[in-house]
Context: one part of a larger RNA
RNA sequence: GUAGGUUUAAAGGGUACCUAGACGGUAUAAUUAGUCUUAAACAAGAAACGGUUAUGCUAGAGUUAUAUAUGAGAAGGGGAGUAUUUAUGGAGUAGAGUUGAAAUUCUUUGAUCCCAUAACGACUGGUAGCGGCGAAAGCAACCUUUUAUCUAAUAACUGACGUUGAGGGACGAAGGCUCGGGUCACGAACAGGAUUAGAUACCCUAGUAGUCCAAGCAGAGAAUGAUGAAUGCCAUAGAUUAGAUGUUAAUUUAGUCUAUAAAUGAAAGUGUAAGCAUUUCACCUCAAGAGUAAUGUGGCAACGCAGGAACUG
Numbered sequence: 001g002u003a004g005g006u007u008u009a010a011a012g013g014g015u016a017c018c019u020a021g022a023c024g025g026u027a028u029a030a031u032u033a034g035u036c037u038u039a040a041a042c043a044a045g046a047a048a049c050g051g052u053u054a055u056g057c058u059a060g061a062g063u064u065a066u067a068u069a070u071g072a073g074a075a076g077g078g079g080a081g082u083a084u085u086u087a088u089g090g091a092g093u094a095g096a097g098u099u100g101a102a103a104u105u106c107u108u109u110g111a112u113c114c115c116a117u118a119a120c121g122a123c124u125g126g127u128a129g130c131g132g133c134g135a136a137a138g139c140a141a142c143c144u145u146u147u148a149u150c151u152a153a154u155a156a157c158u159g160a161c162g163u164u165g166a167g168g169g170a171c172g173a174a175g176g177c178u179c180g181g182g183u184c185a186c187g188a189a190c191a192g193g194a195u196u197a198g199a200u201a202c203c204c205u206a207g208u209a210g211u212c213c214a215a216g217c218a219g220a221g222a223a224u225g226a227u228g229a230a231u232g233c234c235a236u237a238g239a240u241u242a243g244a245u246g247u248u249a250a251u252u253u254a255g256u257c258u259a260u261a262a263a264u265g266a267a268a269g270u271g272u273a274a275g276c277a278u279u280u281c282a283c284c285u286c287a288a289g290a291g292u293a294a295u296g297u298g299g300c301a302a303c304g305c306a307g308g309a310a311c312u313g
Stems, first nucleotide, its partner, number of pairs: 004284003007268002012281001014171002017168001021164003025057008034049001035046003060161001061158006068152002073147006080124002085119006095106002132139002176217003180213002185211002191205003228280006235260011263270002286313002295306004
């Protein structure tokens, strides 16, 4: 001198982009007098810090080129693969399937099993890795077209162009809704068989929505790292991904992990911070009632969002 906090106790927005605003490198000069000195004030003085302007600089930020390299980043198109199922044909005969055990079920109108051919829809085994990419949600067979981003190296260029971000629009798993397709398999609901004292369940047999495609809506999640974003600083060891230099080592840049030092923490632990500092946004303030009622607003609805009680202890 100063309210304290937000991984797990209440509390980080699902995510990035972006407007107002807040904050913001360095040199010189001009201007202003916010500021400073006189330990108050006036008067007087100063020109460091701050504001504004001008001219510069290159350490922040960004752009281009050059060999390249890495990646399940995104969208469209194409043919492919095994398996399941179904159909047809062949071969063949009495059971098959399921279960803890059974039954429902399928089967002499020939099942199950085996062979051949064809069709359809979904999916993309192993490789696969505390691996990679993406803002998050998320992304995994192959080829191709278009496209975005990061990182490392060298050489130039712009010259503070930066950080954050109320509001705003954009993206946003699964499930759900609308319209039109599709429907192999799985499978809420429903039905049947079992189990049981009962069994609106677990197990079994079937099976509709749905899962898939196209176009819209919705916008919630244990949307989690339960940890907002950004910048600087801080001691080691090992592993690993992508480069560069070197090539037996090793060094270095950008990530991803593991074990720790100092520090921190109520502790568990963190240590690419949850340490030491700075900027900025969001959020919290006894429990339950309850993110409810009522209000406003968005939505076809389901429901969401904003702010948000009373009664009770």

Predicted 3D model of a 313-nucleotide part of an RNA (small-subunit ribosomal RNA, central domain) from a moss metagenome. It matches the Rfam family "Bacterial small subunit ribosomal RNA". Gene Ontology terms of the family: ribosome and structural constituent of ribosome. The RNAcentral record of the full RNA draws on SILVA.